[in-house]
């Protein structure tokens, strides 16, 4: 310096191509059974990296920062 992939709750992951209610599992809370606890049921909170554009509508699609790997110099 020059290509390239990828950023979603604590954490891992779907959903992106083919725009239409952001799902699953672990975890945490709560409540439920237990003599307590675990375990098992139930219920609840919690996220799309930042900013602009397209669009009725944007996690999705374009620009652009930043960040993380990877290559090549």
């Nucleotide at each position: 310096g020059g290509g390239g992939a990828c950023g979603u709750g604590g954490u891992g992951u779907a959903a992106c191509c083919a725009g239409g209610c952001a799902g699953c599992a672990c975890g945490g809370c709560u409540g439920g059974c237990u003599c307590c606890a675990g375990a098992c049921c139930a219920g609840c909170a919690a996220a799309u990296u930042a900013g602009g554009g397209u669009u009725c509508a944007a996690a999705u699609c374009c620009c652009u920062a930043c960040g993380u790997c990877c290559c090549c110099a």
The prediction has a mean pLDDT of 85.
Predicted 3D model of a 73-nucleotide RNA (transfer RNA) from a Candidatus Woesearchaeota archaeon.
It matches the Rfam family "tRNA". Rfam's curators write: Transfer RNA (tRNA) molecules are approximately 80 nucleotides in length.